[in-house]
């Protein structure tokens, strides 16, 4: 200097004017004056949790949702080391990665044949059949026979590969080498071995098909909930009460409802709480490969309740094209005043995913030229 991989991190300064939502003080009660005022994703609402409520003896059934190992953690389907497989020259990136000898079930198209294999083409005719010659021995054809070595199809064709062997052939039988079955050895285990020893090889593939198998999961959420509580209606209780209308009755006399007045309850609307100090943040040392613990210091960092947190304007600034000047650094014109992003707290956290103008930075990899 080129090309790249994995992280970290900024995402517009300032200034003037107009405004907008909360706190505090003050008072002239709607003004003044202090002071605060979105993020890396505040988003998607996908998972975990904390908090609240209702629900619960323990345990199943259903569904679900995770799936190598160890580890952090409140906890997770997340993070962090680690095997393993695939992928890249590398740095490094990818991976639902138990289980197919439990049982069911699936493999489009091609192709003869896709799971108790299969003779389309090719290869052989030893034996045996069949034809045809030969007196006969024999010799030639051949497939309804033998043959999974070639070829062709396929994502996939029932171990590779060489050699013996054979009529041609085949793990039929040896050597590597691949697999399985046990043992050692190393590792917490995942797993790994140039390590011994048996097996001729059975046991193909898919579980993001059903479906085994562990392991985890009550439910619905802040419009959760908790407390204060008018008006109106109705409801219970106690008090007064006269007519009237209904039962009943011969009468005394009983039964109901309507009225006033007090008194309690539940609730509805509005009101106050939840509400922001919390598995907080920042910094330093210590453990620990890390993820993540833990001491000590220092900070308080929007709380509204359909949503405030913004608008203009001027300077700067970062940045792209297409020109002039200039030896170069640079400097200036034009480009909508070139353009400067996604996006907008609503209980609160701990993740993943998704969006994003332009820019800063750390490790590393691969290579080019020179010394």
């Nucleotide at each position: 200097g080129a090309a790249g991989u994995c992280g970290g991190c900024c995402g517009g300064a300032c200034a003037g004017u107009c405004g907008c939502c909360g706190c505090g003080u003050g008072c002239u009660u709607g003004c003044a004056c202090g002071g605060g005022g979105a993020g890396g994703a505040a988003a998607g609402u996908c998972c975990g949790g904390g908090c609240u409520u209702c629900a619960c003896a323990g345990g199943g059934c259903a569904g679900g949702a995770u799936g190598c190992c160890g580890g952090c953690u409140a906890a997770c389907g997340g993070c962090c080391g680690g095997g393993c497989g695939c992928c890249g020259c590398g740095a490094g990136g990818c991976g639902a990665c138990g289980g197919a000898a439990a049982g069911u079930g699936c493999a489009a198209c091609a192709g003869a044949g896709a799971a108790u294999a299969g003779a389309c083409a090719g290869c052989c005719c030893a034996a045996g059949c069949g034809c045809c010659g030969g007196c006969a021995a024999c010799g030639g054809c051949g497939a309804c026979g033998g043959u999974g070595a070639u070829g062709g199809u396929g994502a996939a064709a029932c171990g590779g590969c060489g050699a013996g062997g054979u009529a041609a052939g085949a793990g039929c039988u040896c050597a590597c080498c691949g697999c399985c079955u046990g043992g050692c050895u190393g590792g917490u285990a995942a797993c790994a071995g140039u390590c011994c020893a048996g097996g001729g090889c059975a046991c193909g593939g898919c579980a993001a098909a059903c479906c085994c198998c562990a392991u985890c999961c009550g439910a619905a959420g802040c419009a959760a909930g908790a407390c204060c509580a008018a008006a109106u209606a109705g409801g219970c209780a106690a008090g007064c009460g006269u007519u009237g209308a209904c039962g009943g009755g011969g009468c005394c006399c009983c039964c109901u409802g309507a009225g006033c007045u007090u008194g309690c309850g539940g609730g509805u609307a509005g009101g106050u709480u939840g509400c922001u100090u919390g598995a907080g943040a920042c910094g330093u040392g210590c453990g620990g490969c890390a993820a993540c613990g833990u001491a000590c210091g220092u900070c308080c960092u929007a709380g509204a309740g359909g949503a405030a947190u913004g608008a203009c304007u001027g300077u700067c600034g970062g940045u792209g094209g297409c020109g002039g000047c200039g030896c170069a650094a640079g400097c200036u014109g034009c480009c909508a005043u070139g353009c400067c992003a996604c996006a907008g707290a609503a209980c609160c956290c701990g993740g993943c995913u998704u969006a994003c103008a332009g820019g800063c930075u750390g490790a590393c990899u691969u290579u080019g030229c020179a010394g």